[in-house]
RNA sequence: GGGCUCGUAGCUCAGUGGAUAGAGCGACCGGCUUCGGACCGGUAGGUCGGGGGUUCGAAUCCCUUCGGGCUCA
Numbered sequence: 001g002g003g004c005u006c007g008u009a010g011c012u013c014a015g016u017g018g019a020u021a022g023a024g025c026g027a028c029c030g031g032c033u034u035c036g037g038a039c040c041g042g043u044a045g046g047u048c049g050g051g052g053g054u055u056c057g058a059a060u061c062c063c064u065u066c067g068g069g070c071u072c073a
Base pairs, nucleotide, nucleotide: 001072002071003070004069005068006067007066010025011024012023013022018056027043028042029041030040031039049065050064051063052062053061
């Protein structure tokens, strides 16, 4: 330098054109318990890596750029 792949909540990930972006774990609050754990109920937390484009509509498609990984030379 070329090619492929990943980037979505604090962490691990789902969502592959349609409406308010979700789950598990974690955090916090409450219940239960002598206390804690487990269990049960609830709450908060996300410019979907950045920018631009296509579209009535983009996390999703296209271009570009940044970062991680793999690979070829």